The prediction has a mean pLDDT of 83. Two RNAs folded together computationally: RNase P RNA and transfer RNA, 420 nucleotides in total. Rfam match: Bacterial RNase P class A. It is annotated as a ribozyme. Its family is annotated with ribonuclease P activity, dimeric ribonuclease P complex and tRNA processing in the Gene Ontology.
RNA sequence: GGAGCCGGCCGAGCAGCCGCUGGGGUAACACCCGGAGGAAAGUCCGGGCUCCAUUGGGCAGGGUGCCAGGUAACGCCUGGGGGGCGUGAGCCCACGGAAAGUGCCACAGAAAAUAUACCGCCUGGCCUUCGGGCCCGGUAAGGGUGAAAAGGUGCGGUAAGAGCGCACCGCGCAGCUGGUAACAUGCUGCGGCACGGUAAACCCCACCCGGAGCAAGACCGAAUAGGGGAACGCUGAGUGUGCCCACACGAGUUCCCGGGUAGGUCGCUAGAGAUUCACGGUGACGUGGAUUCGAGAUGAAUGGCUGCUCUCGACAGAACCCGGCUUACAGGCCGGCUCCCGCU
RNA sequence: GCUGACGUAGCUCAAUUGGCAGAGCAGUUGCCUUGUAAGCAUCAGGUUGCAGGUUCAAUUCCUGUCGUCAGCUCCA
Numbered sequence: 001g002g003a004g005c006c007g008g009c010c011g012a013g014c015a016g017c018c019g020c021u022g023g024g025g026u027a028a029c030a031c032c033c034g035g036a037g038g039a040a041a042g043u044c045c046g047g048g049c050u051c052c053a054u055u056g057g058g059c060a061g062g063g064u065g066c067c068a069g070g071u072a073a074c075g076c077c078u079g080g081g082g083g084g085c086g087u088g089a090g091c092c093c094a095c096g097g098a099a100a101g102u103g104c105c106a107c108a109g110a111a112a113a114u115a116u117a118c119c120g121c122c123u124g125g126c127c128u129u130c131g132g133g134c135c136c137g138g139u140a141a142g143g144g145u146g147a148a149a150a151g152g153u154g155c156g157g158u159a160a161g162a163g164c165g166c167a168c169c170g171c172g173c174a175g176c177u178g179g180u181a182a183c184a185u186g187c188u189g190c191g192g193c194a195c196g197g198u199a200a201a202c203c204c205c206a207c208c209c210g211g212a213g214c215a216a217g218a219c220c221g222a223a224u225a226g227g228g229g230a231a232c233g234c235u236g237a238g239u240g241u242g243c244c245c246a247c248a249c250g251a252g253u254u255c256c257c258g259g260g261u262a263g264g265u266c267g268c269u270a271g272a273g274a275u276u277c278a279c280g281g282u283g284a285c286g287u288g289g290a291u292u293c294g295a296g297a298u299g300a301a302u303g304g305c306u307g308c309u310c311u312c313g314a315c316a317g318a319a320c321c322c323g324g325c326u327u328a329c330a331g332g333c334c335g336g337c338u339c340c341c342g343c344u
Numbered sequence: 345g346c347u348g349a350c351g352u353a354g355c356u357c358a359a360u361u362g363g364c365a366g367a368g369c370a371g372u373u374g375c376c377u378u379g380u381a382a383g384c385a386u387c388a389g390g391u392u393g394c395a396g397g398u399u400c401a402a403u404u405c406c407u408g409u410c411g412u413c414a415g416c417u418c419c420a
Base pairs, nucleotide, nucleotide: 001340002339003338004337005336006335007334008333009332010331012309013308014307015306016305017304018303020035021034022033023032024031037315041326042325044324045323046322047321048320049213050212051211052210055246056245057244058243059242061209062208063207064206065205066080067079068078069077070076081095082093083092084091085090096204097203101202102201103198104197105196118143119142120139121138122137124135125134126133127132151169152168153167154166155165156164170193171191172190173189174188175187176186177184178183217266218265219264220263227257228256229255230254231253232252238249239248240247259419260418273292274291275290276289277288278287279286280285310313345416346415347414348413349412350411351410354369355368356367357366363400371387373385374384375383393409394408395407396406397405
């Protein structure tokens, strides 16, 4: 100098004037203070909160899926193991079980999982125009088919062959050793090898899960016809938000037509909060101390104009609140690390 | 704001143990007719919303994303 990898942060700035909105303040003004995001988004997970009078058991259903830890919890995060990619820094992985069982594997092919034989190879028999052909068998080394074909290489062996035998490699099982574990290295023994793929097919195993959602829900007030019809029902409907049983409550429940109101208060923002320091831990994180308060609307605020400056400005706007994940994003800054080239 | 469903040809819809994406209408061309319509024959038309993944193979299974539609206030 070039090419990359990882982590973190910012995401126009300043001033003046005029507004909007929440709170404080005032008799009323004036005046003072606060006012979108890293994703406020998708609503994909997990929790808080609220109601269902949050009853016990079984079945069904859903989710997660290497191991250990963190956490309020998680499908998240951290560390580790295994596999794959990259020269490397690093990155990616739905990564339990296919010897519990069932299903499926189109076409092609002999055969798609009980193995089997189209070409080929070979012993024997028969025929022969001496090129070869036919038949009974053997074989799976070679060819061919397919996404996938029943361990690989070599030597021996054989009629030809074959784990048929042996050596090495690979594989499976058991033990020893190390590790909390996943798992790993080496050694020993056994097995000639018996177990193709698919579980984001059913399923099995382990663990987890009650349902709904702030339009939850609580209170005050206003108005009307607390009306009509149908079905079911106290011989037990319905509720305990999938089904069944038990148990409890239990006189209404559901649908259609018609009528009224379109008001207010709470829930609502001080919280698993933010900043910082110390200690423990490889780390996620935990413990303790100090400081601090940073939106709360309900037709719903966060804007407009002017001036100056710059790198000329992306994705996008709260609606009960948090922890994550995912997706979108002009441009810029900081830190750590890797590879290549050149010079000293 | 919350909850649920759907996306296949120009339009309306099919397609199930995952195995060659189809039907009706519309359209093209030809025949028939003096001409048109109807009728008959023929042909074309597909990124199965999009992007990944699992699988030999995906409209179908899984994940993300985009779009469309529907339901949900209170009193009695």